[in-house]
Molecule: Glycine riboswitch aptamer
RNA sequence: UAUAGAUAUGCAGGAGAGACUGAACACAAGUUCAGCGCCGAAGGAGCAACACCCGGAAACUCUCAGGCAAAAGAACUGCUUAUCAUGG
Numbered sequence: 001u002a003u004a005g006a007u008a009u010g011c012a013g014g015a016g017a018g019a020c021u022g023a024a025c026a027c028a029a030g031u032u033c034a035g036c037g038c039c040g041a042a043g044g045a046g047c048a049a050c051a052c053c054c055g056g057a058a059a060c061u062c063u064c065a066g067g068c069a070a071a072a073g074a075a076c077u078g079c080u081u082a083u084c085a086u087g088g
Base pairs, nucleotide, nucleotide: 001087002086003085005084006083007082008081010079011078012077013076018036020035021034022033023032024031025030037068038067039066043064044062045061046060050055
């Protein structure tokens, strides 16, 4: 000094699916328990050819966890900063 690489900070964006039913408690908002239904984008688990040591592997599949008004959270994306890596 450069980079379409890695990690992290900050900012912005960021989907889907019952404000379901019953009971108890509560002035209410709501909380807890039970039941049925549903979602895929935190996390977790699984998978073909090929390869066979690792992989392939994921936005596919499952739905354990999580979620199903708003808020919050949220994979992921963009920008910023720092460190590392790589190149000159």